[in-house]
RNA sequence: UCCGGCCGGACGCCGAAUCCCUCUCAGCGGGGAGCCGGGGACCCAGGUUCGUUGGGGUGAAUCCGCUGGUCGCCAGCGGUAGGGCCGUCUCCUGGCCCGAACCCGUCAGCUAACCCGGCAGGCGGAAAAGGAGAGGUGGA
Numbered sequence: 001u002c003c004g005g006c007c008g009g010a011c012g013c014c015g016a017a018u019c020c021c022u023c024u025c026a027g028c029g030g031g032g033a034g035c036c037g038g039g040g041a042c043c044c045a046g047g048u049u050c051g052u053u054g055g056g057g058u059g060a061a062u063c064c065g066c067u068g069g070u071c072g073c074c075a076g077c078g079g080u081a082g083g084g085c086c087g088u089c090u091c092c093u094g095g096c097c098c099g100a101a102c103c104c105g106u107c108a109g110c111u112a113a114c115c116c117g118g119c120a121g122g123c124g125g126a127a128a129a130g131g132a133g134a135g136g137u138g139g140a
Stems, first nucleotide, its partner, number of pairs: 011124004018033005034119006044109001054107001055104004063079007082098005088134006
């Protein structure tokens, strides 16, 4: 110097998924702030179910064409509604990506009061995007 492994820290990305207090040797547990999700009136909206299509929720993650299969669906290829990143924020241009998965269980529109729940998981190496505008942290 390079490679591999282990440990720790910092920074950054998707996401609501962060911070603080307390209990304990520690963990578990308990509480608060903040963020997020669901249920839930009048009014409004809307009909619903059965007779052969249940319905709904979290999420950006819907829908279309072609091919194949074990044909309710799945796999692949190409698109697409929509979404993310390019290191303060907004807009424009350009580039690179995602376009999943799961849950409720016949039941739920909106919805004040009120009630319930979550705070996970997964990633990486900028400076090797540019332009316009905004903003004004820190230091001297």

The RNA shown here (c-di-AMP riboswitch aptamer (ydaO/yuaA leader)) has 140 nucleotides. Its Rfam family is "c-di-AMP riboswitch aptamer (ydaO/yuaA leader)". Gene Ontology terms of the family: cyclic-di-AMP binding and regulation of gene expression. For this family Rfam cites "New RNA motifs suggest an expanded scope for riboswitches in bacterial genetic control" (Barrick et al., Proc Natl Acad Sci U S A, 2004). The sequence was found by an Rfam model in a public genome assembly. The coordinates come from a structure-prediction model, not an experiment, and the mean pLDDT is 79.